[in-house]
Annotation:
Predicted 3D model of a 1586-nucleotide RNA (small-subunit ribosomal RNA) from a Candidatus Nealsoniibacteriota bacterium. RNAcentral holds the sequence, with entries from ENA and SILVA. Rfam family: Bacterial small subunit ribosomal RNA. The prediction has a mean pLDDT of 82. Lineage of the source: Bacteria > Bacteria candidate phyla > Candidatus Nealsoniibacteriota.

RNA sequence: UUUGAGAGUUUGAUCCUGGCUCAGGAUGAACGCUGGCGGUGUGGAUAAGGCAUGCAAGUCAAGGGAACGGUGCUCCGCACCGUAGUAAUGAGUAGAUGAGUAGAUGAGUAGAUGAGAGAAAAAUUUCUCAUUACUCAUCUACUCAAGGCGCGUUAGCGCCGUACUCAUUACUAACGAUGCGGAGCAUCGUUAACCGGCGAACGGGUUAGUAACACGUGGGUAACGAACCCCAGAGACGGGCAUAACCUCGCGAAAGCGGGGCUAAUUCCCGAUAGUAUCCUCUCCAGCUUUUUAGCAAAGGAGGAUUAAAGGUUUCCCUUUUGGGAUUCUGCUCUGGGAUCGGCCCGCGGCCUAUCAGCUAGUUGGUGAGGUAAUGGCUCACCAAGGCUAUGACGGGUAGGGGGCGUGAGAGCGCGACCCCCAACAAGGGCACUGAGACACGGGCCCUACUCCUACGGGAGGCAGCAGUCGAGAAUCUUCGGCAAUGGGCGAAAGCCUGACCGAGCGACACCGCGUGCGGGAAGAAGGCCUUCGGGUUGUAAACCGCUUUUCUCCCUGAUGAAUCCCGCUUUAGCGGGAUGACAGUAAGGGAGGAAUAAGGGGGGGGCUAAUCACGUGCCAGCAGCAGCGGUAAUACGUGACCCCCGAGCGUUAUCCGGAUUUACUGGGCGUAAAGAGCCUUAAGGCGGUCGGGAAAGUCUCCCGUUAAAUCCUUGGAGCUCAACUUCAAGGUUGCGGGAGAAACUUCUCGACUUGAGGGCGUCAGAGGCCAGCGGAACGGCCGGUGUAGGGGUGAAAUCCGUUGAUAUCGGCCGGAACACCAAAAGCGAAGGCAGCUGGCUGGGGCGACCCUGACGCUGAUUGGCGAAAGCGUGGGGAGCGAAGAGGAUUAGAUACCCUCGUAGUCCACGCUGUAAACGAUGGGCGCUAGCUGGUGGAAGUGUCGACCCUUUCACUGGCGAAGCUAACGCGUUAAGCGCCCCGCCUGGGAAGUACGGCGGCAACGCUGAAACUCAAAGGAAUAGACGGGGACCCACACAAGCGGUGGACCACGUGGCUUAAUUCGACGAUAAGCGAAGAACCUUACCAGGGCUUGACAUGCCAAGUGAAAUCCUGCCGAAAGGUGGGAAUCCGCAAGGCACUUGGCACAGGUGCUGCAUGGUUGUCGUCAGCAGGUGCCGUGAGGUGCUCCCUUAAAUGGGGGAACCUGCGGAACCCUCGCCCCAUGUUUUACGUGUCAUGGGGGACUGCCGCGGAUAACGCGGAGGAAGGUGAGGACGACGCCAAAUCAGCAUGGCCCUUAAGCCCUGGGCAGCACACGUGGUACAAUGGCCGGGACAGCGGGUUGCGACCCCGUAAGGGUGAGCUAAUCCCUCAAACCCGGUCUCAGUUCGGAUCGAGGUCUGCAACUCGACCUCGUGAAGCCGGAAUCGCUAGUAAUCGCGGAUCAGCUACGCCGCGAUGAAUAUGUCACUGGGUCUUGUACUCACCGCCCGUCACGCCAGGGAAGCCGAGAGUAGCCGAAGUUCCCGCUUUACAGCGGGACCGAAGCUAAGCUCGGUGACCAGGGCGAAGUCGUAACAAGG
Repeated sequence: UUUGAGAGUUUGAUCCUGGCUCAGGAUGAACGCUGGCGGUGUGGAUAAGGCAUGCAAGUCAAGGGAACGGUGCUCCGCACCGUAGUAAUGAGUAGAUGAGUAGAUGAGUAGAUGAGAGAAAAAUUUCUCAUUACUCAUCUACUCAAGGCGCGUUAGCGCCGUACUCAUUACUAACGAUGCGGAGCAUCGUUAACCGGCGAACGGGUUAGUAACACGUGGGUAACGAACCCCAGAGACGGGCAUAACCUCGCGAAAGCGGGGCUAAUUCCCGAUAGUAUCCUCUCCAGCUUUUUAGCAAAGGAGGAUUAAAGGUUUCCCUUUUGGGAUUCUGCUCUGGGAUCGGCCCGCGGCCUAUCAGCUAGUUGGUGAGGUAAUGGCUCACCAAGGCUAUGACGGGUAGGGGGCGUGAGAGCGCGACCCCCAACAAGGGCACUGAGACACGGGCCCUACUCCUACGGGAGGCAGCAGUCGAGAAUCUUCGGCAAUGGGCGAAAGCCUGACCGAGCGACACCGCGUGCGGGAAGAAGGCCUUCGGGUUGUAAACCGCUUUUCUCCCUGAUGAAUCCCGCUUUAGCGGGAUGACAGUAAGGGAGGAAUAAGGGGGGGGCUAAUCACGUGCCAGCAGCAGCGGUAAUACGUGACCCCCGAGCGUUAUCCGGAUUUACUGGGCGUAAAGAGCCUUAAGGCGGUCGGGAAAGUCUCCCGUUAAAUCCUUGGAGCUCAACUUCAAGGUUGCGGGAGAAACUUCUCGACUUGAGGGCGUCAGAGGCCAGCGGAACGGCCGGUGUAGGGGUGAAAUCCGUUGAUAUCGGCCGGAACACCAAAAGCGAAGGCAGCUGGCUGGGGCGACCCUGACGCUGAUUGGCGAAAGCGUGGGGAGCGAAGAGGAUUAGAUACCCUCGUAGUCCACGCUGUAAACGAUGGGCGCUAGCUGGUGGAAGUGUCGACCCUUUCACUGGCGAAGCUAACGCGUUAAGCGCCCCGCCUGGGAAGUACGGCGGCAACGCUGAAACUCAAAGGAAUAGACGGGGACCCACACAAGCGGUGGACCACGUGGCUUAAUUCGACGAUAAGCGAAGAACCUUACCAGGGCUUGACAUGCCAAGUGAAAUCCUGCCGAAAGGUGGGAAUCCGCAAGGCACUUGGCACAGGUGCUGCAUGGUUGUCGUCAGCAGGUGCCGUGAGGUGCUCCCUUAAAUGGGGGAACCUGCGGAACCCUCGCCCCAUGUUUUACGUGUCAUGGGGGACUGCCGCGGAUAACGCGGAGGAAGGUGAGGACGACGCCAAAUCAGCAUGGCCCUUAAGCCCUGGGCAGCACACGUGGUACAAUGGCCGGGACAGCGGGUUGCGACCCCGUAAGGGUGAGCUAAUCCCUCAAACCCGGUCUCAGUUCGGAUCGAGGUCUGCAACUCGACCUCGUGAAGCCGGAAUCGCUAGUAAUCGCGGAUCAGCUACGCCGCGAUGAAUAUGUCACUGGGUCUUGUACUCACCGCCCGUCACGCCAGGGAAGCCGAGAGUAGCCGAAGUUCCCGCUUUACAGCGGGACCGAAGCUAAGCUCGGUGACCAGGGCGAAGUCGUAACAAGG
């Protein structure tokens, strides 16, 4: 030193990595909407594209010639006029108070001057006082001016005179003036056309080019220059020749040009003079130099040589004139110095690209010469062969540089508008001339392009000056005023010129300031919006009342900016007077009027991000910066209301910085996220041990110079009312140069050292490498023997081999490849890699004790070498294996997996390739930082005869772990810890390791290595789930074992489908389908057709009218009914007001089984009666989360026990509750003749692993036993955790929103819900003899019953009818249970099985049985002879079989459902597999959670890039041809001289030609890529992904 904020977005959630996006500031901006004023700034960024018109550089007359004009003088000619004087006539005016000068007083004025003060140096301004000036008013003093007579009361009139003025006429001679023309002289003025001088090289514009000494900074010049300016010294003498203008002749359309003639100068030339100038020679020496007995050489001394000049003006004097002298000012020449401005040289600094790696011929140096103001290859001749480059040459791209500007905490990053400095350029290119200065914006010559004029022969031009115009563009101004100020040029000066400049104009383009009013004003108007209907909000906002006047309009006054300059007087300098303002009648001041003239202006309101509701819309229309909104309740779209932000602005777009520590110097990383090169070696480079001396490059301190001004910052001031803006003073401003000092560290140098490193000696282990030889097993082949029908192969097979004899087995021979056991977490090597045995050659390493060298070291861009497998080349070899290929299988397919064959290859030699999950996914080196425990090699100690063992130590190699690190996983002396050194590499995903280019390779291919485009992510680790054709443990009628069914038939019921006017609606795997419905003929009913009603079938309130009760009852007509329309009966409560009820009409409203179960409540199904689910506190973890709840034993159980960072708790489980089983007690309606008992009701007991044994951790518990009616939960029921399925239900009910309102509401009749080719589900009955039928006989329980159950009896074959006892029920009734038992019959058949279907006749219920009831009797007698694939239930009083009851209900389509009892089994070895579930674990790319995710081809559309026969263009060079202007040189001619003319030579721009190079555009077609809700084929990956 005052200085740093984050957020959104990857996931189910988390941490990390990482990109994308946002909030800030800025702009020479543009665009959209809007717009009151002022100040100060700023404004062609694109086409360095083209330009009409005007202006932007002239000036000097005191350099010169000349021209023109004025004036003066003199002279001449012509014309005309006037004046003066005199006289006359006529006309008018005057006699008034005024005029002038001086002084005093008062008032006014933004005047002037001076002084003082604020205030201090300056800039600048304000105030006060004094003096003075001006204007006005008043007063005072002084000076000046001619009358008389008559009339008249006055006013006045008349006459004369005087004065003045005017007009006319006449005369006089003089004077004067004017005009025209001419001549001479003088003078003044004008003219810049001409000669001449100075300027024009400044000022102004632009940024094309330029990557460079162009710029910046610091130095050098002993290698230089300079007009104007200043200072100093010296000088300016004598001559001469021309030439423009002008005159004249000619050519040309013009531009312009030529010939002849004359003339001047501060033009030009010659001569003279001159040194402190310049040059040469000699001498001398300070000093410099790595050619050091040599070179260069300043100053000094001596000698010699060379080069100058212009006048003008002021005043005075002289002079006859030209002229001369003196003097003022100015100019001129030479020399030196200064100031200032330039030239040249050097150190350092500042862009991208290596997909540009080599470049260079005047190139590098030398000698000599030329050239320049000056050094120099700057140029030339000759000589030499150099010079530059990885610290990036050369090439390509881009670009003017700096002061500064924007941003940023800073470091940085980006930029180079305005202002200042420098450079470069002037239509494109080249060239010189003039000059002090140029290679010259408004000068010249030439070439090219373009424009214009032309008589076609020739000419003219250059806005990147100020304005202005066209063009292109998103886009950038007036053809303004003035030289008043500042500055510039010229001039002695006045002055002239000045689009520099000063001002004004236009543009919200930017910054700054001001305003559009201020105060009061309701528990709060109206309107709008919202609403839970109560209200809220807009909102003190408005209206209304009071006030103010900035701004506005009008009027008046009205600046500063002025200093110079001129005149006069005096004169170092001043005094007095006078004149000058574009801006501008502006700023400012004063006055008057009136809230008056002035933003509901813009953007926004889901999150980030401040601000919310309603309606509309319905994945449409649209929004969007990012993630994302919108598919009927959108705070995200559109509109409105309200709100938020800013405000004459507000948003958008573009660009830059920031946030981004996201290129990390400050300040990042590389095991798994992107990232360690496959390994070693080495040149450069970077870094480097201990001690001492020296030096002082780095480093540090102090001082000096510089760091222009402006800008910026700090402090203190000043001026515009403030601010912006401007201004003053002081300080700061990272660098560079110089000087003085310090010496710790780095560096350099000298000397020394041994610990780093290396060497010597001894010893040791080892699949280290290369070469040669040898060996056995196995395998294959060949030969022979034995032997016979198979072998081989697989999940199973087949291809294949085999009777020509295989397989098997024995013997022999041949061949190639690889080396079992040993063998290991082992060993060796740099890595790749290395394994039978022996020998040879050879590399590296460990250990031990001493000796030696003396920092010799580490790393290592480039380089060199090595480098698995596959592959390539040549030649061998080839047993086994085996890409390709063939066949057989598998399969939907199977170009695969499996099988049988099999070629390259695998092997050897030599050569190439150079890659890999070349991995420890971990570069190398050194040091430091706890240990424990293995393995290998060595050594020492102890010990022993020796060894093993033990202890210590070094090296290598494993495991676990402290600290620490890490996002976590994990690493942890073999670091991923703590430090240092060096190298390599990374910067979102895809496109892509692709394209292009280059290099390598025989090829394959390798190395290097992008972009367009596209996405909002892609990722790492860990967490919870879910899932797995992962694992472990466990459970369940889950399977198995068993019994009976379903699936086939007929029928019933439900559903789909079809049909229909309607077949109302809902339910759809499990978890819909005998479900809602425990009762559809009408009703129900929600559906359809038709007929009707409209405050309604129903509720509440209000208004009006009516009735008095209403309800109700009787009744006529129409009608299918509803309904409509009539008649009659009946006449309320209250004292009253009125109430109550109804009818009619009306208003609010009712009503809706209309929609949304994906807006909801409630209820329910399901996983599942499974054992789980959750919380508190604590602990662990960065966190999600974990722990608890895991583990062991046990249980039906998260049941219990033990252990454990857990300890508790809740919801579940269990228990509590109900029923049943045993006993007891009490009671007793019924039952019984009575008692008892059964029984019924109520209460209690009993069972708890309590007892015994065994097992078990002694525990929990298990097994067995005893007793007991019952034993390990005795049986059954009720009871269903957190949650899942957007599961079901808006039609049971409730309910938000939406919808209907003479209809989608309500009523009625009839129909439909029952329709029938079919399909499915649930059942019933069967198929028969374990049976059917007939007769006889026996035994229940649960229940129900008064509009009910209904006995006995009678009738009917029966259904039923008649009658009506009894019973409000332990009493009466339903109610005889059936299977069963006994006896008989049937005899295996579509039957005496089976009963569907149909016919006939009846019964009952009901308003009514046609659609569409049940039942009875008689008749009829169908399918069906046990049911394919598949599938369901059940573990004991269960299944199976048998009947009984009940709800609903008038009746019943009930064979259903819910209950009840009767008879009453079989089986469970067990948990591998199927289904479902629980716990733990594992993998995961799934989380909509495997019904998941996801890959590639193909098809279609769009997009960008690449290749491509070619085509087109641009750029930079090379070589040659041609060769303008022009410099230089040569020749000739000419000139007194300077110089000029003609010709030639070298060089030389543009152009032309040739072959290439680089970049770009385009291109049929080709290949790949990206993207695109629902296309095709398969299933590669994620689980062991099969």